[in-house]
RNAcentral holds the full RNA, with entries from SILVA. Small-subunit ribosomal RNA, central domain from a metagenome, 346 nucleotides, folded computationally.

Context: one part of a larger RNA
RNA sequence: UUGCCAUUAAAUGUGCGUAGGUGGGAUUGUAAAUCAGGGGUUAAAUCCGCAUUAUCGGAAUCGCUCCUGACACUGCAAUUCUUGGGAAAGGAAGACGUUAGCCAUAUUCCAGGCCGAGCGGUGAAAUGCGUUGACGCCUGGAGGAGGACCGAUGGCGUAGGCAGCUAACGAGUACUUGUCCGACACUGAGGCACGAAAGCUUGGGGAGAGAAACGGAUUAGAUACCCGUGUAUUCCAGGCUGUAAACGAUGCCAAUUAUGUGUUGGCUGGAAUACGAUUUCAGCCAGUGCAGAAGGGAAACCAUUAAAUUGGCCCGGUGGGAAGUACGUUCGCAAGAAUGAAACUU
Numbered sequence: 001u002u003g004c005c006a007u008u009a010a011a012u013g014u015g016c017g018u019a020g021g022u023g024g025g026a027u028u029g030u031a032a033a034u035c036a037g038g039g040g041u042u043a044a045a046u047c048c049g050c051a052u053u054a055u056c057g058g059a060a061u062c063g064c065u066c067c068u069g070a071c072a073c074u075g076c077a078a079u080u081c082u083u084g085g086g087a088a089a090g091g092a093a094g095a096c097g098u099u100a101g102c103c104a105u106a107u108u109c110c111a112g113g114c115c116g117a118g119c120g121g122u123g124a125a126a127u128g129c130g131u132u133g134a135c136g137c138c139u140g141g142a143g144g145a146g147g148a149c150c151g152a153u154g155g156c157g158u159a160g161g162c163a164g165c166u167a168a169c170g171a172g173u174a175c176u177u178g179u180c181c182g183a184c185a186c187u188g189a190g191g192c193a194c195g196a197a198a199g200c201u202u203g204g205g206g207a208g209a210g211a212a213a214c215g216g217a218u219u220a221g222a223u224a225c226c227c228g229u230g231u232a233u234u235c236c237a238g239g240c241u242g243u244a245a246a247c248g249a250u251g252c253c254a255a256u257u258a259u260g261u262g263u264u265g266g267c268u269g270g271a272a273u274a275c276g277a278u279u280u281c282a283g284c285c286a287g288u289g290c291a292g293a294a295g296g297g298a299a300a301c302c303a304u305u306a307a308a309u310u311g312g313c314c315c316g317g318u319g320g321g322a323a324g325u326a327c328g329u330u331c332g333c334a335a336g337a338a339u340g341a342a343a344c345u346u
Base pairs, nucleotide, nucleotide: 004316007299013194014193015192016191020187021186022185024081025080026079027078028077029076030075032074034070035069036068037067038066039065040064041063047058048057049056084184085181086180087179088177089176090175092173096170097169098168099167100166101165102164103147108142109141110140111139112138113137114136118129119128155162156161199240200239201238202237203236204235208234209233213229214228215227216226251313252312253311254310255309256308259291260290261289262288263287264286265285266284267283268282269281270280271279272278295302296301319346320345321344328339329338330337331336
């Protein structure tokens, strides 16, 4: 340099954003870059010439540099435009976030009442609970966690993720209008922020579940699977950790490229109607699924939500193992995280 990164090694977990890289239409200027011509310099060997040996004469030469000129593209400066981008207005959908309050069901526990011998558990049992009255039924109360149905290939969020109801506060998105700004843009090394579960720290809370632990079984054994208990944990608040098959195993942005069929939101138009914010049909935009053409692909498959055809920027890989180990450094309370080899082996 080129090829490569869904499944073979390889897309940072996600976003914001600094430097940098890249950047829409028109006009004018400039001339850095670019292009053209010319000058200087451009060792020797090399090449040409004279010639006959001398420390001969000449040419060419990448490059560097200077001068003059050209102005299509790029740059720079100025003016301008609206399609990229942003703002605004309008009605709308949503498990989007934070905080507070409230609700019903179920499990457990406590108190009281009724009952009277079992209950529980399993493949079968036993440990366990029970005449100090269990289990079961009824009444009342306490407390914690989670929100059946609706519920969906559904919705929202950058990702992680988000589901009872109500309110307040906060944020984003799509659509419509085409009112305003006028390239303000894209990407993004470092950096910063967010980031499931588990774990750590302090203080609460503790119903159910339940690592560890104990007991009962099973078994040749059983440090398991099954059963009975059960601590940490799971929950809340503050702080830390910073990792996951953090997955679509598919970076972000923009453009172009057959269709068919579902579904969610918005808009426009038509039809029906109990004239209502209802139902339904067609079209457009934005999302989310399925099938499928061209094309791609090793194939399976992907296919306007691309893995097709292109452009811009960035992370990354270079046989398997040793190894995400050792050493060093940074971060962390620790656990550990990040960075990250080699010998040797095949």